[in-house]
Context: one part of a larger RNA
RNA sequence: CUGGGCGUAAAGGGAGCGCAGGCGGAUCGGUAAGUGGAAAGUGGAAUUCCGGGGCUCAACCUCGGAAGUGCUUUCCAAACUGUCGGUCUUGAGUACGUGAGAGGAAGGCGGAAUUCAGGGUGUAGCGGUGAAAUGCUUAGAUAUCCUGAGGAACACCAAUGGCGAAAGCAGCCUUCUGGCACGAAACUGACGCUGAGGCUCGAAAGCGUGGGGAGCGAACAGGAUUAGAUACCCUGGUAGUCCACGCCGUAAACGUUGUAUACUAGGUGUAGGAGGUAUCGACCCCUCCUGUGCCGCAGCUAACGCAUUAAGUAUACCGCCUGGGGAGUACGCGCGCAAGCGUGAAACUC
Numbered sequence: 001c002u003g004g005g006c007g008u009a010a011a012g013g014g015a016g017c018g019c020a021g022g023c024g025g026a027u028c029g030g031u032a033a034g035u036g037g038a039a040a041g042u043g044g045a046a047u048u049c050c051g052g053g054g055c056u057c058a059a060c061c062u063c064g065g066a067a068g069u070g071c072u073u074u075c076c077a078a079a080c081u082g083u084c085g086g087u088c089u090u091g092a093g094u095a096c097g098u099g100a101g102a103g104g105a106a107g108g109c110g111g112a113a114u115u116c117a118g119g120g121u122g123u124a125g126c127g128g129u130g131a132a133a134u135g136c137u138u139a140g141a142u143a144u145c146c147u148g149a150g151g152a153a154c155a156c157c158a159a160u161g162g163c164g165a166a167a168g169c170a171g172c173c174u175u176c177u178g179g180c181a182c183g184a185a186a187c188u189g190a191c192g193c194u195g196a197g198g199c200u201c202g203a204a205a206g207c208g209u210g211g212g213g214a215g216c217g218a219a220c221a222g223g224a225u226u227a228g229a230u231a232c233c234c235u236g237g238u239a240g241u242c243c244a245c246g247c248c249g250u251a252a253a254c255g256u257u258g259u260a261u262a263c264u265a266g267g268u269g270u271a272g273g274a275g276g277u278a279u280c281g282a283c284c285c286c287u288c289c290u291g292u293g294c295c296g297c298a299g300c301u302a303a304c305g306c307a308u309u310a311a312g313u314a315u316a317c318c319g320c321c322u323g324g325g326g327a328g329u330a331c332g333c334g335c336g337c338a339a340g341c342g343u344g345a346a347a348c349u350c
Base pairs, nucleotide, nucleotide: 004321005320006319007304008303012318014201015200016199017198021194022193023192025088026087027086028085029084030083031082033081034080035077036076037075038074039073040072041071042070048066049065050064051063052062053061054060091191092188093187094186096183097182098181099180103177104176105175106174107173108172109171110154115149116148117147118146119145120144121143125136126135162169163168206247207246208245209244210243211242215241216240220236221235222234223233258317259316260315261314262313263312266295267294268293269292270291271290272289273288274287275286276285299306300305323350324349325348332343333342334341335340
């Protein structure tokens, strides 16, 4: 380079935005860079191929021809690609109307529960387990009632539900704010798709500084269990979990399925919107759009299975794979406070 692949065998980047690049709707005209045709020039020799000749043959040598798929120049063509100009509205977007939503940020408020503190009642146990013990308790525990403090999380609603690019998002209210769907077609007129680098976001754990600390709880201590028990069980318990700001940049970051667009039987549920029939109105019923599930045909698949939310049929662009181990290691480089992350081999071995 050509090829085959990436749900589960190796392989989709964690996600988005986006420069370059690649690719790009309908129509008219110009141009002629790509493209196609013709001609001329050139395309060394040897080699190669075809035909002939010479060494007794062959290898080898030699003569003639072809080929040399290319390059340059000129002329012609104008369908396609490019380019320039005009027009268009279906792609994309803007404006308008309606609507749903745990989408994001900040502030405020609420009740239940746990714990702790003070007070009342009350007396000998409580707690915990397979059974126990450590532990708590006559300095009055546990239980129960009242009051107060503080932190964290928001039962029911709740869904096989909704929103978000992903990570993720759930008590209630207010303010600010992003996106989405539907309707209607007023406006712009290809403004689009993808996207190496780059930039931004990115669970949990972890790190820095300062706060906070109820419950839970790595580490740690004790009690059990056991042959042992650096565990599973129990009693405690520090970081942490929470907040602010700044880092880290990973994950079974999973639908293990990149993004966008078009096309390809049906059936059934669910969420949002619009319309129709009917009605005083609504429900019911029917149709369409958007999202989200299940079943299932064609087709695909090694099978499992997927199947209008494709793993079907196609197009565009990106990422990635190439036997197992060594190894996501070593070295170098970049990033990071560190932990480490990114990039990423080889010897050797099966």